[in-house]
RNA sequence: GGUGACCACGCGGGGUGUCCCAUGCGGGACUGAGAUGGGCCGAGGGCCCGAACCCGUUGAACCUGAUCUCGGUAAUUCGAGCGGAGGAACGGUGGGUGUACUCCCUG
Numbered sequence: 001g002g003u004g005a006c007c008a009c010g011c012g013g014g015g016u017g018u019c020c021c022a023u024g025c026g027g028g029a030c031u032g033a034g035a036u037g038g039g040c041c042g043a044g045g046g047c048c049c050g051a052a053c054c055c056g057u058u059g060a061a062c063c064u065g066a067u068c069u070c071g072g073u074a075a076u077u078c079g080a081g082c083g084g085a086g087g088a089a090c091g092g093u094g095g096g097u098g099u100a101c102u103c104c105c106u107g
Base pairs, nucleotide, nucleotide: 001102002101003100006095007094008093009092010090011056012055013054014053017030018029019028020027021026036050037049038048039047040046041045062087063086064085068081069080070079071078
């Protein structure tokens, strides 16, 4: 000196389940970073707008495989496998010097 961990801003991507009670509004329990509010529709579900959270190629955020396999649970996208499988959104801007790497100079 450069790059990075990390931070901020902007832009973009993503998911929102299981069960119990209740006439309804709604309330509660489980896992998790996150299970959300509103509107519309052809109303099992889908679409749009917003909030929080997470992730952005160093990509397991998230999707497909999947009505998957094994284990576990009251039940579940609960755990592991699958997964050195296939996809998936920034080579963004600024900061960042000890706590990481590297280059140059000098001793």
The RNA shown here (TPP riboswitch aptamer (THI element)) has 107 nucleotides and comes from Thermobifida cellulosilytica TB100. Its mean pLDDT, the model's own confidence on a scale to 100, is 77.